[in-house]
RNA sequence: GGCGGUGUAGCUCAGUUGGUAGAGCAAGCGGCUCAUAUCCGCUCGGUCGCAGGUUCGAGUCCUAUCGCCGCUA
Numbered sequence: 001g002g003c004g005g006u007g008u009a010g011c012u013c014a015g016u017u018g019g020u021a022g023a024g025c026a027a028g029c030g031g032c033u034c035a036u037a038u039c040c041g042c043u044c045g046g047u048c049g050c051a052g053g054u055u056c057g058a059g060u061c062c063u064a065u066c067g068c069c070g071c072u073a
Stems, first nucleotide, its partner, number of pairs: 001072007010025004019056001027043005049065001051063003
C1' cells in the first nucleotide's frame, strides 16, 4: 500500500430485510438485616467514532475519513 472485520451508556455487548435506542454489570436511592454482603425494587446515564449523501424517516443503506484488530504484498 491492498483486502476484511470492528467502533452503540463508566465497562461487556445486543439492536430481527430503515420506523421514538436496550440488556447485564457498575453508580445512586429505597426495601430486607443488629450491621455488611447477597437478594428484591426504582432511578441516573448515550448528538450510536467523525463528516457528508440517499430517504417522509438512518445505529442500520451509500461515500469519504479516523482509531483498533487481522490477513496479504